Source information: This is a predicted structure of a 534-nucleotide part of an RNA (small-subunit ribosomal RNA, 5' domain) from an uncultured bacterium. The RNAcentral record of the full RNA draws on ENA and SILVA. The prediction has a mean pLDDT of 85.

Context: one part of a larger RNA
RNA sequence: GGAUGAACGCUAGCGACAGGCUUAACACAUGCAAGUCGAGGGGCAGCGGGGUAGUAAGCUUGCUUACUACUGCCGGCGACCGGCGCACGGGUGAGUAACACGUAUGCAACCUGGCCGUCACAGAGGGAUAACCGGGAGAAAUCCCGCCUAAUACCGCAUAAUACCGGGGAAGGACAUCCUUUUCCGGUUAAAGGAGCGAUCCGGUGACGGAUGGGCAUGCGCCGCAUUAGUUAGUUGGCGGUGUAACGGACCACCAAGACGACGAUGCGUAGGGGUUCUGAGAGGAAGGUCCCCCACACUGGUACUGAGACACGGACCAGACUCCUACGGGAGGCAGCAGUGAGGAAUAUUGGUCAAUGGGCGAGAGCCUGAACCAGCCAAGUCGCGUGAGGGAAGACGGUCCUAUGGAUUGUAAACCUCUUUUGCCGGGGAGCAAAAAGCGGUACGCGUACCGCAUCGAGAGCACCCGGAGAAAAAGCAUCGGCUAACUCCGUGCCAGCAGCCGCGGUAAUACGGAGGAUGCGAGCGUUAUCC
Numbered sequence: 001g002g003a004u005g006a007a008c009g010c011u012a013g014c015g016a017c018a019g020g021c022u023u024a025a026c027a028c029a030u031g032c033a034a035g036u037c038g039a040g041g042g043g044c045a046g047c048g049g050g051g052u053a054g055u056a057a058g059c060u061u062g063c064u065u066a067c068u069a070c071u072g073c074c075g076g077c078g079a080c081c082g083g084c085g086c087a088c089g090g091g092u093g094a095g096u097a098a099c100a101c102g103u104a105u106g107c108a109a110c111c112u113g114g115c116c117g118u119c120a121c122a123g124a125g126g127g128a129u130a131a132c133c134g135g136g137a138g139a140a141a142u143c144c145c146g147c148c149u150a151a152u153a154c155c156g157c158a159u160a161a162u163a164c165c166g167g168g169g170a171a172g173g174a175c176a177u178c179c180u181u182u183u184c185c186g187g188u189u190a191a192a193g194g195a196g197c198g199a200u201c202c203g204g205u206g207a208c209g210g211a212u213g214g215g216c217a218u219g220c221g222c223c224g225c226a227u228u229a230g231u232u233a234g235u236u237g238g239c240g241g242u243g244u245a246a247c248g249g250a251c252c253a254c255c256a257a258g259a260c261g262a263c264g265a266u267g268c269g270u271a272g273g274g275g276u277u278c279u280g281a282g283a284g285g286a287a288g289g290u291c292c293c294c295c296a297c298a299c300u301g302g303u304a305c306u307g308a309g310a311c312a313c314g315g316a317c318c319a320g321a322c323u324c325c326u327a328c329g330g331g332a333g334g335c336a337g338c339a340g341u342g343a344g345g346a347a348u349a350u351u352g353g354u355c356a357a358u359g360g361g362c363g364a365g366a367g368c369c370u371g372a373a374c375c376a377g378c379c380a381a382g383u384c385g386c387g388u389g390a391g392g393g394a395a396g397a398c399g400g401u402c403c404u405a406u407g408g409a410u411u412g413u414a415a416a417c418c419u420c421u422u423u424u425g426c427c428g429g430g431g432a433g434c435a436a437a438a439a440g441c442g443g444u445a446c447g448c449g450u451a452c453c454g455c456a457u458c459g460a461g462a463g464c465a466c467c468c469g470g471a472g473a474a475a476a477a478g479c480a481u482c483g484g485c486u487a488a489c490u491c492c493g494u495g496c497c498a499g500c501a502g503c504c505g506c507g508g509u510a511a512u513a514c515g516g517a518g519g520a521u522g523c524g525a526g527c528g529u530u531a532u533c534c
Stems, first nucleotide, its partner, number of pairs: 001534004006530005013386005019379002021344001026342003030339003035084003040081002043077002047075003050071010091297003101221007110214002115210007123157001125155002133146005163188011193202003223269003230260003235257004240252003272294004276287004299320005322333004350376001352375003358372001359370004389420004399411005424475001426470005434461001440455007478523005483504003489518005499506002
């Protein structure tokens, strides 16, 4: 000098764009953060409509209104069964020195829901169960018994291959523990319906291929300490198994005695890794906050279940610590999601708005959900931009300060005064773009589920950006320094005192170094100090 997720002191007009618990992975009140589908199903608690019956009132004497009861008939729908999602998105960096990450390869050792393409199929049946109803236990959480019922829930049967298993033949390959193609024989394995008047649409099952996402293995790279030198028994390898999507001491039985290490094993300490960021002419050094990719974790430790995918942040079980409820028998909880609270700390924000856009989940769709996201609020905490006026104006005014003191120097064109301007701010008016579609409704065309046309609907921010008009210089400057380094000097006070100080050093009666004043210098909505890195 540069830099910072900074803090502190003094000061402070506006905007844009970025940023905001670095400490206690400390504990958490409250609300919200993952639902959706009635076009899978049985139902009908609640809401609206219809129907039937009854009662009352009005009367036009067979209608209207009101109320009650019944009725799933219709719209729909709490709870329930079922499907998909909840493994994404969001947070944090505790652990991890490791194939965790980066990079480059391999899988002839693997998986992949939804999506896309191709081929084929969907026949005929069965038994349950939740909700509901009845009954019971308990303070509660919740649980138990009995009876009934449905499905795209569950289970046999049929059919079936290029799938899988066993056996035989042929051809090809060359990272040969085998792989690929083809052929023959035998065996095994599937399904679900729904909507619509219909056309049709949405789904279901099997196989192959693609895409995407993952799993595994390997070469190289990857902090400090040798005042850590030896380490290792599933240890190293083999045979055979178990297990897995898959290879493998991953695990198991048996056999052998190996394996790693000064090219740093092992141990200890520290630490998420990378893209990147800061600095530097570079080489290098330091850092890894925000954003992106990967990893790991979800009160602490362990375990599996479901599932295409988890050993699962807002799932389950067990153990532990802590907090809460209790009728003392027993139960409930997990903010390292968004806000917010306490604590810790020098220190870090609102218990805000909206799904309008982008994206995600479900749904045929309308739509619903979305603290993802988009916005708004707070904070000079950063970068950038703008402003705090411009031109003229010498009696060089008054006042202040200083001096060689009837005078002069300086503050200083500074002010006053004159002529202008009006950014930003204030007041009033207008006001784009973010909205593109998709989907809806109507129509046209044909290749019949697509294209095109028309119509209407949809904005949180926000009456925001921007534009126009109005008044008015009006509302807007500080901070540090002035001995040398280092730009900028005099007076007064003090008298080794009070104090200053980054280093050298100032201060003991003429202090340009302390304190004040005047003046000056530097930067400027900031300026200094402290901390850390180069």